This is a predicted structure of a 98-nucleotide RNA (c-di-GMP-I-GGC riboswitch aptamer) from Candidatus Brocadia sp.
Lineage of the source: Bacteria > Pseudomonadati > Planctomycetota > Candidatus Brocadiaceae > Candidatus Brocadia.
Model confidence (mean pLDDT): 79 of 100.
RNA sequence: ACUGAUAAAGGCAAACCCUGAGCGAUCAGGGGGCGCAAAGUAAAAGGGUCUCUUAAGUUACAAGGAAGUACGCUAGAAAGAUAGCCUUACUGCCAAAG
Repeated sequence: ACUGAUAAAGGCAAACCCUGAGCGAUCAGGGGGCGCAAAGUAAAAGGGUCUCUUAAGUUACAAGGAAGUACGCUAGAAAGAUAGCCUUACUGCCAAAG
């Protein structure tokens, strides 16, 4: 340095609930523990997923034809969210076996 155990000392905190912020994804504080060897930091390094707005197509309804309606579907653009989705970068406790 790699690696990570029925080790030791610790750490973080999912879902859900309460309060607040946001159109929203979500975020902050408190409670709570599913789990985590980086579940520490970084979203101006690259992807994925999600949200809002908007143009197009499509399906259903409507209908003389339409306008229109939809938490609909496909997919593009821009902005945003997510580090407990993955890669990446930086930092970090301990040490069994190798």